[in-house]
Order: sequence, then structure tokens, then C1' cells
RNA sequence: GGCCCUAUCGUCUAGAGGCCUAGGACGCCAGCCUUUCAAGCUGGUAGCACGGGUUCGAAUCCCGUUGGGGCUA
Repeated sequence: GGCCCUAUCGUCUAGAGGCCUAGGACGCCAGCCUUUCAAGCUGGUAGCACGGGUUCGAAUCCCGUUGGGGCUA
């Protein structure tokens, strides 16, 4: 250089065009409980890498860029 795969809360992950202004677990914050801590319960916190395109409608399909991984010379 060429080709392929991949990118969703702090971390791991669900999602297969409309039921998603995105769900779950852990974490973190607050409250309850407890003499206190832990555990448990309740509530909250925080995300679709970026730019275009297709479509009535895109996290989801297409193209490009960027990052990561692999194969090849």
C1' cells in the first nucleotide's frame, strides 16, 4: 500500500428499518435499612466515533473520514 472485520453509558453488553428522545448488568451518586460498615431495597446518573447519502422514518442500510483488530506484499 491492498483487502477484510469492527466502533452503543466509566466498563461489559442488548438491538436485525417504526413497539427506542435507546434496554440490562457492574460502577458511581442519593435515600431507606443497620449502632456503624457490608449486603439488601428504591430512585437517580451516563451512551449510538465523525461527516454525508438512501428512506415517510436510520443505532440499524450505503459511501467516506477517524480510531481499533486481522490477512497479505
Transfer RNA from a Chloroflexota bacterium, 73 nucleotides, folded computationally. The coordinates come from a structure-prediction model, not an experiment, and the mean pLDDT is 83. Lineage of the source: Bacteria > Bacillati > Chloroflexota. Its Rfam family is "tRNA". Rfam classes the family as a transfer RNA. From the family's description: Transfer RNA (tRNA) molecules are approximately 80 nucleotides in length.